[in-house]
Context: one part of a larger RNA
Molecule: small-subunit ribosomal RNA, central domain
Organism: Sulfuricurvum sp. EW1
RNA sequence: CUGGGCGUAAAGGGUGCGUAGGCUGACUUUUAAGUCAGGCGUGAAAUCCAAUGGCUUAACCAUUGAACUGCGCUUGAAACUGGGAGUCUAGAGUUCAGAAGGGGCAGAUGGAAUUAGUGGUGUAGGGGUAAAAUCCGUAGAUAUCACUAGGAAUAUCAAAAGCGAAGGCGAUCUGCUGGGAUGAUACUGACGCUGAGGCACGAAAGCGUGGGGAGCAAACAGGAUUAGAUACCCUGGUAGUCCACGCCCUAAACGAUGAAUGCUAGUCGUCGGGGAGCUCGUCUCUUCUGUGAUGCACUUAACAGAUUAAGCAUUCCGCCUGGGGAGUACGGUCGCAAGAUUAAAACUC
Numbered sequence: 001c002u003g004g005g006c007g008u009a010a011a012g013g014g015u016g017c018g019u020a021g022g023c024u025g026a027c028u029u030u031u032a033a034g035u036c037a038g039g040c041g042u043g044a045a046a047u048c049c050a051a052u053g054g055c056u057u058a059a060c061c062a063u064u065g066a067a068c069u070g071c072g073c074u075u076g077a078a079a080c081u082g083g084g085a086g087u088c089u090a091g092a093g094u095u096c097a098g099a100a101g102g103g104g105c106a107g108a109u110g111g112a113a114u115u116a117g118u119g120g121u122g123u124a125g126g127g128g129u130a131a132a133a134u135c136c137g138u139a140g141a142u143a144u145c146a147c148u149a150g151g152a153a154u155a156u157c158a159a160a161a162g163c164g165a166a167g168g169c170g171a172u173c174u175g176c177u178g179g180g181a182u183g184a185u186a187c188u189g190a191c192g193c194u195g196a197g198g199c200a201c202g203a204a205a206g207c208g209u210g211g212g213g214a215g216c217a218a219a220c221a222g223g224a225u226u227a228g229a230u231a232c233c234c235u236g237g238u239a240g241u242c243c244a245c246g247c248c249c250u251a252a253a254c255g256a257u258g259a260a261u262g263c264u265a266g267u268c269g270u271c272g273g274g275g276a277g278c279u280c281g282u283c284u285c286u287u288c289u290g291u292g293a294u295g296c297a298c299u300u301a302a303c304a305g306a307u308u309a310a311g312c313a314u315u316c317c318g319c320c321u322g323g324g325g326a327g328u329a330c331g332g333u334c335g336c337a338a339g340a341u342u343a344a345a346a347c348u349c
């Protein structure tokens, strides 16, 4: 290794692109490296195994045989794998047509609300809580009207809905741009799948430089509560949250479910595209891609999953091996730092 697993028990890499490698469609022909068969040579002796024999027996020893599953040479076979040549279109891709979308980037514009300022009206409270107080207010607050400023977020539409590889994406308009679905079949002709390293992207928080700062708000201050209250509640409030550029590279980065391909009952919704039908309704039937609910076979320890599989199979990658020590120490790599990544042992139960 034959012969275990990874939704929740330990275990799917955060996601994609892709190098090496592994695997790879149909047909014809050829080759003979793998494969299979025959022959020859070799495979020392001892050992092992079998049968006899010798020491009173055994261990031990001797003889004969088998075996040494291997290697080399040679003659063949040609189904499968591999190599060469040719052909094909079902995989993959290109082209064309009309549609869908919060996919991405940049610019411009709008309204509601909060806050602040100025002016008007107006007078004694306002705010806050379970109740209060800190706090604001006769230097005129709260309320209300008008104007001005600035920043952030875009109510309703909104949905088991849409788009994106994931992170994620939501006001309107314009420009640039990526991807997918459907239909047509015109073209290429296996150009495919996966992917160790590698490269790119990667919420929030955090870091650097320069802006910006309305609201919110770690830290902090005060008021309460309490035995205490370094909290929960209240009044304030700075980093931060926002923008540009550069880092960081982690998350319950979750569907806790890697990617691809084929096959395996249904029923009911829904987004987008196509087709057919008629009593033309914005209806019925049907089909493809996506997204949900329920459910059979089957799977599962159970829960549950069930054509979007956790079913039946194949290919490739990642990962797991009792709990703690520990995702730690040391070393390496990366980082400005915070730290990230790779990753033990002693000891102990």
Base pairs, nucleotide, nucleotide: 004320005319006318007303008302012317014201015200016199017198021194022193023192025088026087027086028085029084030083031082033081034080035077036076037075038074039073040072041071042070049065050064051063052062053061054060091191092188093187094186095184096183097182103177104176105175106174107173108172109171110154115149116148117147118146119145120144121143125136126135162169163168206247207246208245209244210243211242215241216240220236221235222234223233258316259315260314261313262312263311266294267293268292269291270290272288273287274286275285276284277283278281298305299304322349323348324347331342332341333340334339